RNA sequence: CUCUUAUCAAGAGUGACGGAGGGAACUGGCCCUAUGAAGUCCGGCAACCAGUACAUUGAUUAUGUACAGUGUACAAUGGUGCUAAUUCCAGCGGUAGAAAUACCGGCAGAUGAGAG
Numbered sequence: 001c002u003c004u005u006a007u008c009a010a011g012a013g014u015g016a017c018g019g020a021g022g023g024a025a026c027u028g029g030c031c032c033u034a035u036g037a038a039g040u041c042c043g044g045c046a047a048c049c050a051g052u053a054c055a056u057u058g059a060u061u062a063u064g065u066a067c068a069g070u071g072u073a074c075a076a077u078g079g080u081g082c083u084a085a086u087u088c089c090a091g092c093g094g095u096a097g098a099a100a101u102a103c104c105g106g107c108a109g110a111u112g113a114g115a116g
Stems, first nucleotide, its partner, number of pairs: 001116008013042001015041003021032003026091004043083003048079003051074008087108001092105005
C1' cells in the first nucleotide's frame, strides 16, 4: 500500500510541558482556539485482539480430550485505539414534503482483527 471483515448516536482532564493553529483530503458550511490550537507526557474512557469462566455448534457410534467456530459474562494484566461537536455537517443516489427539513443507502475516511 491492497484485499476481507466488524464497529463508528455512548464514554473520557479546572493536570504538566508547549507555543498558533486546529476540526483527514478537496469544495461549501459551521465551529474550536491566548479563559491558550497542534504536538509530547501524565491521567482518563472504552473493551476490538490476547486472557478467564460458562454455554453451544461442527466433527465422532458414543463419551472425554484436543481442534475449529459461535454466544454470554468477568477482568483491565498485555497489544492497539480513543479522549469538542454523529466520522461536526453536506457534497452521489433515494424516500417523504409546497418548501424548510427529516430519514435511508452509497462514496470517502477512522479503528481493530485477519490475509497478501